A computed fold for a 91-nucleotide RNA from Variovorax sp., annotated as Glycine riboswitch aptamer. Its mean pLDDT, the model's own confidence on a scale to 100, is 75. Its Rfam family is "Glycine riboswitch aptamer". About the family: This family represents the bacterial glycine riboswitch. Rfam links the family to the GO term glycine biosynthetic process.

RNA sequence: GCGACCACUGCAGGAGAGCGGGCGACGCGAGUCACCCCACCGAAGGCGCAAACUCCCAUGAACGCUCAGGUCCACCGGUUUCGAUGUCAUU
Numbered sequence: 001g002c003g004a005c006c007a008c009u010g011c012a013g014g015a016g017a018g019c020g021g022g023c024g025a026c027g028c029g030a031g032u033c034a035c036c037c038c039a040c041c042g043a044a045g046g047c048g049c050a051a052a053c054u055c056c057c058a059u060g061a062a063c064g065c066u067c068a069g070g071u072c073c074a075c076c077g078g079u080u081u082c083g084a085u086g087u088c089a090u091u
Stems, first nucleotide, its partner, number of pairs: 001091001006086002009083002012080001018038001020037003024033003039071003045067001046065003052059001
C1' cells in the first nucleotide's frame, strides 16, 4: 500500500399464504380498530434437529416447528447487485 472472508451500513430489489366468518365501538359513507373462531404462509426474530466437526462440549441450514410475525394495499421481509467504513489473512 492492496485488501478476499468477516462485521456494519446506504441505495435498489424482494417470495409465500382468506379483502374468511362472528361480535362490539367509531364513522354520513367507504372503511378503521379491538376481541373471538376456523383455514393457511415462512424469507424478521425464536426454538429443535441433520450433515459437518469432534474425546466431550459447542457451533450448526433455505430442513423441521409455527411461540412470535404474516395472508388487498402500505409497513416488514432471508438471499442478492452496486457502494462506503472497519479489522484480519495475503503480498